[in-house]
């Protein structure tokens, strides 16, 4: 340089054809425990890479960038 794929919550990742953004693990509170670990219950945590554009409504549809990974020269 060309072509494909990923980029969502601290992490690892889900979101079916555009309709309120979710789970496990971690975190924090409470209950259980003699204490701890484990079990139960709950809480808070997100500018969906970033910038436009389409639509009444975008994680998603389209454009453009910006990182990574794989290819192909």
């Nucleotide at each position: 340089g060309g072509a494909g794929g990923a980029g969502u919550a601290g992490c690892u990742c889900a979101g079916u054809c555009g309709g309120u953004a979710g789970a496990g693990c971690a975190a924090c509170u409470g209950c259980c425990u003699u204490u701890u670990a484990a079990g139960c219950a709950g809480u808070a945590g997100g500018u969906c890479a970033u910038g436009g554009g389409u639509u009444c409504a975008a994680a998603u549809c389209c454009c453009a960038u910006c990182u990574c990974c794989u290819u192909c020269a």
The RNA shown here (transfer RNA) has 73 nucleotides and comes from a Phycisphaerae bacterium. The sequence is in RNAcentral, with records from ENA. Its Rfam family is "tRNA". From the family's description: Transfer RNA (tRNA) molecules are approximately 80 nucleotides in length. By type it is a transfer RNA.